[in-house]
Context: one part of a larger RNA
Molecule: small-subunit ribosomal RNA, central domain
Organism: uncultured bacterium
RNA sequence: UUGGGUUUAAAGGGUCCGCAGGCGGUUUAAUAAGUCAGUGGUGAAAUCCUACAGCUUAACUGUAGAACUGCCAUUGAAACUGUUAGACUAGAGUUCGAUUGAAGUAGGCGGAAUGAGUAGUGUAGCGGUGAAAUGCAUAGAUAUUACUCAGAACACCGAUAGCGAAGGCAGCUUACUAAGUCUGGACUGACGCUGAUGGACGAAAGCGUGGGGAGCGAACAGGAUUAGAUACCCUGGUAGGCCACGCCGUAAACGAUGAUUACUCGUUAUUGGCGAUACACUGUCAGUGACUAAGCGAAAGUGAUAAGUAAUCCACCUGGGGAGUACGGUCGCAAGAUUGAAACUC
Numbered sequence: 001u002u003g004g005g006u007u008u009a010a011a012g013g014g015u016c017c018g019c020a021g022g023c024g025g026u027u028u029a030a031u032a033a034g035u036c037a038g039u040g041g042u043g044a045a046a047u048c049c050u051a052c053a054g055c056u057u058a059a060c061u062g063u064a065g066a067a068c069u070g071c072c073a074u075u076g077a078a079a080c081u082g083u084u085a086g087a088c089u090a091g092a093g094u095u096c097g098a099u100u101g102a103a104g105u106a107g108g109c110g111g112a113a114u115g116a117g118u119a120g121u122g123u124a125g126c127g128g129u130g131a132a133a134u135g136c137a138u139a140g141a142u143a144u145u146a147c148u149c150a151g152a153a154c155a156c157c158g159a160u161a162g163c164g165a166a167g168g169c170a171g172c173u174u175a176c177u178a179a180g181u182c183u184g185g186a187c188u189g190a191c192g193c194u195g196a197u198g199g200a201c202g203a204a205a206g207c208g209u210g211g212g213g214a215g216c217g218a219a220c221a222g223g224a225u226u227a228g229a230u231a232c233c234c235u236g237g238u239a240g241g242c243c244a245c246g247c248c249g250u251a252a253a254c255g256a257u258g259a260u261u262a263c264u265c266g267u268u269a270u271u272g273g274c275g276a277u278a279c280a281c282u283g284u285c286a287g288u289g290a291c292u293a294a295g296c297g298a299a300a301g302u303g304a305u306a307a308g309u310a311a312u313c314c315a316c317c318u319g320g321g322g323a324g325u326a327c328g329g330u331c332g333c334a335a336g337a338u339u340g341a342a343a344c345u346c
Base pairs, nucleotide, nucleotide: 004317005316006315007300008299012314014201015200016199017198021194022193023192025088026087027086028085029084030083031082033081034080035077036076037075038074039073040072041071042070049065050064051063052062053061054060091191092188093187094186095185096184097182098181099180100179103177104176105175106174107173108172109171110154114150115149116148117147118146119145120144121143125136126135162169163168206247207246208245209244210243211242216240220236221235222234223233258313259312260311261310262309263308266291267290268289269288270287271286272285273284274283295302296301319346320345321344328339329338330337331336
């Protein structure tokens, strides 16, 4: 490089936006760059191939032909691709009208629980475990009542549900913002798809500065257990977790399944619209699930939300270990991230 692949064997980028690039709907005309055909020139010789010939044969050599798949010029063709000009509405979008949801950001409010403080009642235990002990408690604990304070999380509803590009999102409410879907009119008229480099977002943990700190709780301390116990269990407990701003940029970031488009059996449930109907119900569009036919698949399975049949574009893989390591570059405050080998070995 060709060929083959990427759910689970190596392999889909964490997600989206998007410049370049690649690819691109119906139709008319023109053009002739790609494309196709003819002609001319050139494509040194040798080599290769074919035929014949010469050394006794072969290698080798000679002669002729073919070939040199290319390039240039010129004459034509006009289906396809391109270009130019025009037209269209099935893709895409805008608007009008409905509607949906834990989609986002900022503010306000709420009750339960927990802990603490003060006061009251009250007395000897409480707590914890497999059993205990450390711990708390006559300086009055635990329990219970009242009032007050604090921070964090939002029981039931709740789901096999919903929304979001992904990460993710859940008490109630207000403001602002975004998105999807449906219905049928009007409008724009290919404005589309993908997308290397790039940009934005991106759980948890971690980092910086300043707050906050109730419960929980790495580290740490003590008590147990044990042969030991740097653990599992218990009593405490710092960072953290929470807020604001700024970094980090990674996860089994998973559907281990890239995006977009078209086509290809059925059954059933459910969410949001729309239509018809008095209702039951039924139809349709967009999602979300279960089972399944064909097909696919090594099988497990998948099966219209494909891993089926096709098309376009991107990313990635090429035996195990060494190794996601070393070195260098880029980024970062650091932690580290990203890019990413080789020797050697089996």